[in-house]
The part of an RNA shown here (small-subunit ribosomal RNA, 5' domain) has 487 nucleotides and comes from uncultured Acidobacterium sp. Its mean pLDDT, the model's own confidence on a scale to 100, is 88. The full RNA is in RNAcentral, with records from ENA.
Context: one part of a larger RNA
């Protein structure tokens, strides 16, 4: 001098873009964040209006609506956070003759005949709930055979495994379903090399290093198991410790290098802690399953619910760090042919000078120069063209009207905002630090090693340019000092 997720102090007009728990991966009230499909399936209210009837009560409509169920896709994506972790986690650049792939597209063969149940429903038992039981009925694109096999897989052959489903339209056809093969893209494993600290850690190792068989995986491997051999690391730092997500890239710096990993991109690990596994192309799964453990809550004491490192809020911890907002109208997911419906992603508006940029807070004349007020050698000098006055302007803001791109035929949360235009009126808008040298600004006055200053040198004990104040002066300016941090 640059930088800053920054605080603090005194001050504070206005816009536009960013950014905004760096400390408790502490503990959370409440509301919202993943649902969709009737063109797969069965079956289906009720309030409400209409009639009929003395009345209960029945018919018509609401309606094949609304809630639920089976079943399908999706809930591995998007959205958080940086504990773990020194590792093939990253980051580079190779392998994979050792592997996979829903949906998307493309090519290609096929979709024939049959069966048995099961929710919802109904009845019915337990339970304080949360839920569980048993008895009857059904329905499918759920579930199970059978037939078929170009292609595909095992097999040295011979042979042998291996599959379905329909819906929706008058049709025409279209959305489906199985089998192969193929792109795109993605994942999954393997390896060179690369990038923290400490020797006051120097030895470490039994599945441990390799072999052969076998298990297991989509899929090589000691990944796991049985036998056999006795091997691998390691001062070129193994091992043990401490710290630590990683990088694109940020910040300094001529450059070299040094230091950071907020925010926005890849990627990578957590989802109360710990272990599992299941389902599925893909988890070993944040708003899913089990067990086991800290909490926290219900309860009828038997037994049960529950995870904000989603977006808001809420305590608490801190020197700090927002709204329990609006919309899905746009870009993007997810379902569905579609109408649409989800979407706290994402657009966007709230709130904070946090940051970076613009811009205002007037402009011109105006005296040998009012008054105040500061010095002073008492003559004057200085505040200073400053003010006042005179003539103008009117950004911005405030006030009145008007009025958008963003949407492509519709659909605008933003929002009567941007932006136009109009009338008033200088009207509403200036502070902080500093003035011994370093460093750029200097006097009176008070105090009198006191009170107090201080970045380093130093100042103050009666004339202090260095402490108060006051006047004048420097510098920066919606900012300005201070303190933390990097280079």
């Nucleotide at each position: 001098g640059a930088a800053u997720c920054a605080a603090c102090g005194c001050u504070g007009g206005c816009g536009g873009c960013g950014c905004g728990c760096u400390u408790a991966a502490c503990a959370c009230a409440u509301g919202c964040a993943a649902g969709u499909c009737g063109a797969a399936c069965g079956a289906g209210a009720a309030a409400g209006g209409g009639g009929a009837g003395c009345a209960a009560u029945c018919c018509c409509u609401g309606a094949g609506u609304a809630a639920a169920g089976u079943g399908g896709c999706a809930g591995a994506c998007g959205g958080g956070u940086g504990a773990g972790u020194a590792a093939c986690a990253c980051g580079u650049g190779g392998g994979u003759a050792a592997u996979c792939c829903a949906c998307u597209c493309c090519u290609u063969g096929g979709u024939a005949g049959g069966g048995g149940a099961u929710a919802a429903c109904c009845c019915u038992g337990g339970g304080a709930a949360a839920c569980c039981g048993g008895g009857g009925c059904u329905a499918a694109u759920a579930c199970c055979g059978c037939a078929u096999a170009a292609g595909u897989c095992c097999g040295a052959g011979a042979g042998g495994a291996g599959a379905a489903a329909g819906g929706c339209g008058a049709a025409a056809g279209u959305c489906g379903c199985c089998g192969a093969g193929g792109a795109a893209g993605g994942a999954g494993c393997c390896c060179g090399c690369g990038g923290c600290c400490g020797a006051u850690u120097a030895g470490c190792u039994a599945g441990u290093u390799g072999g052969u068989a076998g298990g297991g995986u989509a899929a090589a491997g000691g990944c796991c198991u049985a036998c056999c051999a006795a091997g691998g690391c390691u001062u070129u730092g193994a091992u043990c410790g401490g710290u630590a997500g990683c990088c694109g890239g940020c910040c300094u710096g001529a450059g070299a290098g040094g230091g950071c990993a907020c925010a926005c991109g890849g990627c990578c690990a957590c989802a109360c802690u710990g272990g599992c596994a299941c389902u599925g192309a893909g988890a070993c799964a944040c708003g899913g399953g089990c067990c086991a453990g800290a909490c926290u809550c219900c309860u009828a004491c038997g037994g049960g619910a529950g995870g904000c490192a989603g977006c808001a809020g809420u305590g608490g911890g801190g020197a700090a760090u927002c709204u329990u907002g609006c919309a899905c109208a746009a870009u993007g997911g997810g379902g569905g042919c579609a109408a649409c419906c989800c979407u706290g992603a994402u657009g966007c508006a709230g709130c904070g000078a946090c940051g970076c940029c613009g811009c205002g807070u007037g402009a011109g004349c105006g005296a040998u120069g009012a008054a105040g007020c500061c010095c002073u050698u008492c003559g004057g000098g200085g505040u200073g063209u400053a003010a006042a006055g005179c003539u103008c302007u009117u950004u911005c803001g405030a006030c009145g009207g008007g009025a958008a791109c963003g949407a492509u035929a519709a659909u605008g949360a933003c929002g009567g905002u941007a932006c136009c235009c109009g009338g008033a009126g200088a009207a509403g808008a200036a502070g902080c630090c500093c003035c011994g040298g370093c460093u750029a600004a200097c006097u009176u006055c008070g105090u009198g090693c006191c009170a107090g200053c201080a970045g380093c040198c130093g100042c103050g004990g009666u004339a202090a340019u260095a402490c108060g104040a006051g006047g004048g002066g420097g510098g920066c300016a919606a900012g300005c000092g201070u303190u933390g941090u990097u280079c």